[in-house]
Transfer RNA from an archaeon, 73 nucleotides, folded computationally.
RNAcentral holds the sequence, with entries from ENA.
It matches the Rfam family "tRNA". It is annotated as a transfer RNA. Rfam links the family to the GO term triplet codon-amino acid adaptor activity.
RNA sequence: GCCCUCAUAGCUCAGUUGGUAGAGCGACGGUUUCGUAAACCGUAGGUCGGGGGUUCGACUCCCCUUGAGGGCU
Numbered sequence: 001g002c003c004c005u006c007a008u009a010g011c012u013c014a015g016u017u018g019g020u021a022g023a024g025c026g027a028c029g030g031u032u033u034c035g036u037a038a039a040c041c042g043u044a045g046g047u048c049g050g051g052g053g054u055u056c057g058a059c060u061c062c063c064c065u066u067g068a069g070g071g072c073u
Base pairs, nucleotide, nucleotide: 001072002071003070004069005068006067007066010025011024012023013022019056027043028042029041030040031039049065050064051063052062053061
């Protein structure tokens, strides 16, 4: 220098012929218990690495860019 993969909630990860995003764990609240844990129920939490473009509409398609990992010369 070139090529490939990855980046989504505090953590680990889903999310396809584009329709404004979910699970588990964790956190908080409630039920239960003399109390705690467990169990059950519920709530909050992310404008999807950043910027731009296409589109009525983008996590998804296109361009640039940042970071991490791998490969080639």